[in-house]
RNA sequence: AUUUCAUGCAGAGUGGCUGAGGGACGGGCCCUGUGACGCCACGACAACCGGCCUGAGCAAUUCAGGACAUCGGUGUCAACUCUCGCUCACCUUAAGUGGUGGGGAACAUGAGAU
Numbered sequence: 001a002u003u004u005c006a007u008g009c010a011g012a013g014u015g016g017c018u019g020a021g022g023g024a025c026g027g028g029c030c031c032u033g034u035g036a037c038g039c040c041a042c043g044a045c046a047a048c049c050g051g052c053c054u055g056a057g058c059a060a061u062u063c064a065g066g067a068c069a070u071c072g073g074u075g076u077c078a079a080c081u082c083u084c085g086c087u088c089a090c091c092u093u094a095a096g097u098g099g100u101g102g103g104g105a106a107c108a109u110g111a112g113a114u
Stems, first nucleotide, its partner, number of pairs: 001114008013042005021031003025085004043077003048073003052066005081106001086103006
């Protein structure tokens, strides 16, 4: 970098440095010199993977469930992935006009593979 699977309505700050943009992209709408974003220190949240326990299974590098943040590897700490972006159904409107729900797309994170 590509690809497969899973998850994405919850949760989580203080200080220092820097100094203008940031929230992936586009439209919206937000955050931001009362200092955003980024970096550093300490802290917090979280059960994705490893590890532990239980059950199923002939077995497996399999499947399901549970506990653990005191262990290792990550990740995260504004707003539902901030929201919409394609499509289907229902209600609604003069009208894809507005709304609700489903399925996708894109993105992010973890694990595997190349």